A computed fold for a 360-nucleotide part of an RNA from a Myxococcales bacterium, annotated as large-subunit ribosomal RNA, domain IV. It was read from a public genome assembly. Lineage of the source: Bacteria > Pseudomonadati > Myxococcota > Myxococcia > Myxococcales. Rfam family: Bacterial large subunit ribosomal RNA. Its family is annotated with structural constituent of ribosome and ribosome in the Gene Ontology. The prediction has a mean pLDDT of 87.
Context: one part of a larger RNA
RNA sequence: CAUUGGCUAAGGAAUUCGGCAAAAUUGCACCGUAACUUCGGGAGAAGGUGUGCCCCCACGUAUGUGAGAGGACUUCGCGUCCUCGAGCAGAAGGGGGUUGCAGAGAAAUGAGGGUUGCGACUGUUUACUAAAAACACAGGACUCUGCGAAAUCGUAAGAUGACGUAUAGGGUCUGACGCCUGCCCGGUGCUGGAAGGUUAAGGGGAGUUGUCAGCUCGCAAGAGCGAAGCAGCGAACCGAAGCCCCAGUAAACGGCGGCCGUAACUAUAACGGUCCUAAGGUAGCGAAAUUCCUUGUCGGGUAAGUUCCGACCUGCACGAAUGGCGUAACGACAUCCCUACUGUCUCGGCCAGUGACCCA
Repeated sequence: CAUUGGCUAAGGAAUUCGGCAAAAUUGCACCGUAACUUCGGGAGAAGGUGUGCCCCCACGUAUGUGAGAGGACUUCGCGUCCUCGAGCAGAAGGGGGUUGCAGAGAAAUGAGGGUUGCGACUGUUUACUAAAAACACAGGACUCUGCGAAAUCGUAAGAUGACGUAUAGGGUCUGACGCCUGCCCGGUGCUGGAAGGUUAAGGGGAGUUGUCAGCUCGCAAGAGCGAAGCAGCGAACCGAAGCCCCAGUAAACGGCGGCCGUAACUAUAACGGUCCUAAGGUAGCGAAAUUCCUUGUCGGGUAAGUUCCGACCUGCACGAAUGGCGUAACGACAUCCCUACUGUCUCGGCCAGUGACCCA
């Protein structure tokens, strides 16, 4: 010096991102215990008091156990019931005394309270940097599925679903509970509809092309025309679903405006006008896990507060099952404050073990 422990005057979080770490609390019995609450809780809330040993009540009490003894009944038994009861075990309480610095004498063994956010809760998770507000959850809703079910695996056979049957099974979203869940179906999706438009394979063959018997022209080479057959191309027309189209549907994906003017101080605008839209954000909440400007403004808390709590609303860019707002209980969650407590600190010091180091 490092590390692990012990102690420390006065102060007591001044330390620090932050009371991280440490200290403090701690058992048992009794007294006592708030807001709030889903009446279960909260609660071991909080906060107090007692705690050793000896004597007496009582030469060991209440109580437990029960050797043994007596009696009654008897199905005569190692039976049943009643009474007495030695011994053993043994609280709790009252009174008195005694002792130490200290009596749960060591060790083990809750610190507590207040506010807010998030998530209802117990649970689950990144084996080896994240335990959480993430996942799950009971509950809610939508949707598919009538059974050889839907869905899933497999080329298939077959299997799971399920030896289940819509109070069942699959998928998706939300996430206890309480109060609620507004408007928009124009776009996308899904469901239904079938009149019309479009339309594939296929059908259909108008027409057309190649080849060629033959014919014509030509001295020839060759050129032209060209039936049937074979082969190629192929218009009209008939062709389903889908799409276009018409409806429905938002706890489907999603969306939920702008400008101008106006009241007898000013300010503001219940009111009016206008443009656009499918419809223009309702209730509730709001500088919020969301607020850029921003350390917004006001109030509280502090001597002093970019955090915190309560309000305001000018919501850059909350908002209703991508749920909204509350909420008792719960949380190794996050924020702020207080009490207690302390070497975290002012600011260090001392002691011990181990290591390092030095010497041999």